The prediction has a mean pLDDT of 88.
c-di-GMP-I riboswitch aptamer from a soil metagenome, 72 nucleotides, folded computationally.
The model forms 95% of the base pairs in the Rfam consensus.
Rfam family: c-di-GMP-I riboswitch aptamer. About the family: GEMM was predicted in a large-scale screen for bacterial structured RNA regulatory elements.
RNAcentral holds the sequence, with entries from MGnify.
RNA sequence: AAAGGGCAAACCCAUCGUGAGGUGGGGACGCAAAGUCAUGGAUCCCAUGACAGGGACCGCCAGACUGCCGAA
Repeated sequence: AAAGGGCAAACCCAUCGUGAGGUGGGGACGCAAAGUCAUGGAUCCCAUGACAGGGACCGCCAGACUGCCGAA
């Protein structure tokens, strides 16, 4: 590079949650890890007069583990 494919942003509908946000359906902005892990940061939510604390998010960065094809 190719082949077979895969995932699925925003937004809409339904639903759960105080909320961030999650789940299902529709839908594609994009993604060679846009697979998994909340481990370290960042960001966001809850709580408190404040601190302590509890949570969300992996398609923000980093790290760890795993993975299709095959010029190599």